[in-house]
Context: one part of a larger RNA
RNA sequence: CUCAUUAUAGGCACUGGCAGGUUAAACCGGGAAUGGUGGAGCCAUAGCGAAAGCGAGUCUGAAUAGGGCGACCGUCAGUGUUUAUAGACCCGAACCCGGGUGAUCUAACCAUGGCCAGGAUGAAGCUUGGGUGAUACCAAGUGGAGGUCCGAACCGACUGAUGUUGAAAAAUCAGCGGAUGAGCUGUGGUUAGGGGUGAAAUGCCAAUCGAACCCGGAGCUAGCUGGUUCUCCCCGAAAUACGUUGAGGCGUAGCGUCUAGUGCUCCAGCAGGGGGGUAAAGCCACCGUUUCGGUGCGGGCUGCGAGAGCGGUACCAAAUCGAGACGAACUCUGAAUACCCUGUGUGUAACUAGGCAGUCAGACUGUGGGGGAUAAGCUCCAUGGUCGAAAGGGAAACAGCCCAGACCGCCAGCUAAGGUCCCCAAAUCGAUGCUAAGUGAUAAAGGAGGUGGGAUUGCCCAGACAACCAGGAGGUUUGCCUAGAAGCAGCCAUCCUCAAAGGAGUGCGUAAUAGCUCACUGGUCGAGCGAUCCUGCGCCGAAAAUGAACGGGGCUAAGCAUCGUACCGAAGCUGCGGAUUAAACUUGUUUAAUGGUAGGGGAGCGUUCCAUGUGGGGUGAAGCGUUAGCGUAAGCGGGCGUGGACUGCAUGGAAGUGAGAAUGUCGGC
Numbered sequence: 001c002u003c004a005u006u007a008u009a010g011g012c013a014c015u016g017g018c019a020g021g022u023u024a025a026a027c028c029g030g031g032a033a034u035g036g037u038g039g040a041g042c043c044a045u046a047g048c049g050a051a052a053g054c055g056a057g058u059c060u061g062a063a064u065a066g067g068g069c070g071a072c073c074g075u076c077a078g079u080g081u082u083u084a085u086a087g088a089c090c091c092g093a094a095c096c097c098g099g100g101u102g103a104u105c106u107a108a109c110c111a112u113g114g115c116c117a118g119g120a121u122g123a124a125g126c127u128u129g130g131g132u133g134a135u136a137c138c139a140a141g142u143g144g145a146g147g148u149c150c151g152a153a154c155c156g157a158c159u160g161a162u163g164u165u166g167a168a169a170a171a172u173c174a175g176c177g178g179a180u181g182a183g184c185u186g187u188g189g190u191u192a193g194g195g196g197u198g199a200a201a202u203g204c205c206a207a208u209c210g211a212a213c214c215c216g217g218a219g220c221u222a223g224c225u226g227g228u229u230c231u232c233c234c235c236g237a238a239a240u241a242c243g244u245u246g247a248g249g250c251g252u253a254g255c256g257u258c259u260a261g262u263g264c265u266c267c268a269g270c271a272g273g274g275g276g277g278u279a280a281a282g283c284c285a286c287c288g289u290u291u292c293g294g295u296g297c298g299g300g301c302u303g304c305g306a307g308a309g310c311g312g313u314a315c316c317a318a319a320u321c322g323a324g325a326c327g328a329a330c331u332c333u334g335a336a337u338a339c340c341c342u343g344u345g346u347g348u349a350a351c352u353a354g355g356c357a358g359u360c361a362g363a364c365u366g367u368g369g370g371g372g373a374u375a376a377g378c379u380c381c382a383u384g385g386u387c388g389a390a391a392g393g394g395a396a397a398c399a400g401c402c403c404a405g406a407c408c409g410c411c412a413g414c415u416a417a418g419g420u421c422c423c424c425a426a427a428u429c430g431a432u433g434c435u436a437a438g439u440g441a442u443a444a445a446g447g448a449g450g451u452g453g454g455a456u457u458g459c460c461c462a463g464a465c466a467a468c469c470a471g472g473a474g475g476u477u478u479g480c481c482u483a484g485a486a487g488c489a490g491c492c493a494u495c496c497u498c499a500a501a502g503g504a505g506u507g508c509g510u511a512a513u514a515g516c517u518c519a520c521u522g523g524u525c526g527a528g529c530g531a532u533c534c535u536g537c538g539c540c541g542a543a544a545a546u547g548a549a550c551g552g553g554g555c556u557a558a559g560c561a562u563c564g565u566a567c568c569g570a571a572g573c574u575g576c577g578g579a580u581u582a583a584a585c586u587u588g589u590u591u592a593a594u595g596g597u598a599g600g601g602g603a604g605c606g607u608u609c610c611a612u613g614u615g616g617g618g619u620g621a622a623g624c625g626u627u628a629g630c631g632u633a634a635g636c637g638g639g640c641g642u643g644g645a646c647u648g649c650a651u652g653g654a655a656g657u658g659a660g661a662a663u664g665u666c667g668g669c
Base pairs, nucleotide, nucleotide: 001664006086007085008084009083010082011081012080013079014078015077016076017075018074020043021042022041026037027036028035047054048053057069058068059067060066089227090226092224096217097216098215099214100213101212107191108190109189110188111187112186113185114184115183116181118150119149120148121146125142126141127140128139129138130137154178155177156176158175159174160173161172162171193209195205196204197203202211230604231603232602233601234600235599240253241252242251243250244249254359255358256356257355258354259353260352261351262350265349266347269344270343271342272341273340274339280333281331282330287327288326289325291323292322293321294320295319298316299315300313301312302311303310304309362387363386364385365384366383367382368381369380370379371378392403393402394401407578408577409576410575412574413573414572418568419567420566421553422552423551427565429564430563431562432561433560434559440555446540447539450537451536452535453534454533455532456531457530458529459528467524468523469522470521471520473497474496475495479491480490503518507516508515579594580593581592582591583590584589585588605658607655608654609653610652611651612650613649614648615647616646623642624641625640626639627638629636630635
């Protein structure tokens, strides 16, 4: 320094003129006058019908019925706002088209010139000798061919490093390829963009090439990205539906705002009246699914029979009965809510018409569901909330959770959520218990004589439970089986006796016996001892990558449960003072309200210029610097200094009228 402008036309609002309004072109005039003439035209004054037409009616119609549309109120300017057409808020493409300029770079070609150190190899031919009937052929010499070889100049560019705001918009260094050829090169010339040239890479055509460059069409278009400038006041959304070559865009509706109108129509609550088939529940009330048992149609298997048939069955199983279980697309039932109607109704909505919008990516959380895996900070609906557009307090930190909705000021008070040992404001508060795990301060199935409480039940001073002492025997090695089987491999039986008690045996043991032990009994001791269930708080289960899962210190309460009383704690509420908006009436008071994005509406500040009026200025204007004061804000403004010639205020007008952002532009540092 830089973006909402201008013209014409339409809608609407306000203001003004007239009551019917108004002129357009053109003309007159000194005229680019705001003056005069100009009534053509436009709007309005009547509508209805396709129309002829009729007319406060008309159309349809057979109709005098019914129904549709009507029975009206302006106009011309100015201003504001909005729409349309124009670049239309500003900046931004890649492209397309037209006319030109280019082959001094580079590609190919034409004409005419120039250049290629040195070394190596040694074709043909020829000569001489040998050889042949003559050729052929052989050898030596001579000779000097070749998109031949090695290798400088020259031309190139295979590898690596350096360089990468380079020394260089392609280079340097060390190696590398060709180097008499389809070689390299000088000069002059030819081919041009819908084109040329191309040993062909879409390569090259002046550091530009899937279509060069310059100017023009051109301010192309951009449903896309970015940016969009002073203040205060009132209200305040949406992220949904339908349609869409539609899906990140639009149109209409929904939701916002402003104006006018209607006037209780709207709404919380309450009362009364309704329909329902959800939750739940139920199913011998249907349909479908389903477990067990009884009876067992039919079937399978099976016995007898030549067959007919007569039997058996611990198999499957219809139907039925009894008991039990389930269902979004089952219901004999059936809520709460929600919804509809009527009445009442604090309060302030609601509705109608018109102007102007924005919104069409939503997010999380509670509840009811679909999808998914009863996964996701997942996805799709419904219904609330918050965020979005909401600050403050709490949750360590933390849009969406809890509390609570910030007009301004106060070194006043009371509370909410949440807290009260220290960090950190307030209880090291009180009562009764629990926990020992730092559980608290992450988690399951499962596991356990952790510990508290409750319930039921068994045994017990005629002595329980535990421990200790003693007994635990005889028939009998029961019988069978077995190599053996003697309580204790296995099978059957499981009696009797003596007794206080002792199993034809609970475990260990032996090849089998033996041995130890238990059940059971007596004694010692002397008061409680067992079992099951419910429940509180704990324990194990418990492994992840820097050390980190009470916010930290630290805590045995400063943990957990129940109860109580205080206190702290927010922009909540109250108090005092002030401002604005709205309503009411008693007219100067009262009451209520004043978070806010997109957006709607209202009121102002400031800048440049113009008109009119009125001022200031070399005794010092504007500007600049600094500093009192004033105003709710934009802002206003006195003093002092600087500066050295313009400038203020009031009213009205006109705009190149307000910058912090656009990978903005230009300048400076």